[in-house]
This record gives sequence, C1' cells and structure tokens, in this order.
RNA sequence: UUCUUAUCAAGAAAGACCGAGGGAUAGGGCCCUAUGACGUCUUAGCAACCUUGUUAAAGCCUGGUGCUAAUUCCCUUCUCUGCCAUACCUUGGCCGGGAAAAGAUAAGAG
Repeated sequence: UUCUUAUCAAGAAAGACCGAGGGAUAGGGCCCUAUGACGUCUUAGCAACCUUGUUAAAGCCUGGUGCUAAUUCCCUUCUCUGCCAUACCUUGGCCGGGAAAAGAUAAGAG
C1' cells in the first nucleotide's frame, strides 16, 4: 500500500507543554477554539476486535490494539413513502426511511 470479513445511534477526562487554527479529503451547513482548541506527553477511564489463564457458561484476568465534543457532527450519489409547486409529461423542492460510495477501527491474507 492492496484485498477480505466484522462493527460504527451506546460508552468514557484530568494535569503538564505548545500557541492558532480545528472538526479525514472537495464544496456547503453547523459547531469547537486565547475561559487555550488541535497536537504531544503522563495519569485515569471506556470498550471488548484479537490474545493468555480460568470457567459448564456468563464473566473475570494477562498482553496487543482502539477510543474518551456533537450519529463517522450533518448533507452531497442512487432509491422508496408522503407533501408542495409546475403542469400533462414530467421536472424541481422539502420531511422521513433504505442502500451505496468514502472514511475510521480490529482481525486475517497478499
């Protein structure tokens, strides 16, 4: 870096350092941020993908990860129900549902 599988509405923050943007990417919206965000480190916590031990099982334990604002913050592509406008054949818009794509994480493979 590529592929496969699974999950993504729940959950879980303090301190120190730094100093201006950040929320993956492009556009739009919305939000966080000098009352110090983002990031790094330490500690704590959440979770349970893989793993060790144990167990009838659940669970617990060891280790490897992951995570700790907002649904993956929301929309974009396709489709369905309903509504509105146009008007006779559809086109456009809005609310909601589903799927896909993209992304994140884990495990496995090349």